Background:
Predicted 3D model of a 95-nucleotide RNA (Glycine riboswitch aptamer) from uncultured Desulfitobacterium sp. The RNAcentral record of the sequence draws on MGnify. The model forms 89% of the base pairs in the Rfam consensus.
[in-house]
RNA sequence: CAGUGGGAGAGAUCCGGUAAGCCCGGACGCCGAAGGAGCAAACUUCUUGAUGUCGCUCAUUUAGGAAGGGAAACUCUCAGGCAAAAGUACUACUG
Numbered sequence: 001c002a003g004u005g006g007g008a009g010a011g012a013u014c015c016g017g018u019a020a021g022c023c024c025g026g027a028c029g030c031c032g033a034a035g036g037a038g039c040a041a042a043c044u045u046c047u048u049g050a051u052g053u054c055g056c057u058c059a060u061u062u063a064g065g066a067a068g069g070g071a072a073a074c075u076c077u078c079a080g081g082c083a084a085a086a087g088u089a090c091u092a093c094u095g
Stems, first nucleotide, its partner, number of pairs: 001095006011028001013027005029082003035078001036076003043068006049061004
């Protein structure tokens, strides 16, 4: 990566376009497991203070500040989804 199997959550909400579903528009209410986005500490650099050296520099140190860095099934809800079906992160087996 491919095949087969397993695989949740949330209004079959209301109004109009339709006789109904899909779809389109509007209204309110929700979900998180396609995708996407955000963040912890480690770590790196700079800087403030202290100590050592002391001409500069450099080293050490603990504490603070700034930048980088950085995960998820956490968070957001852009996208997607809210009967069934389909799909889904993840997972088992086989190749």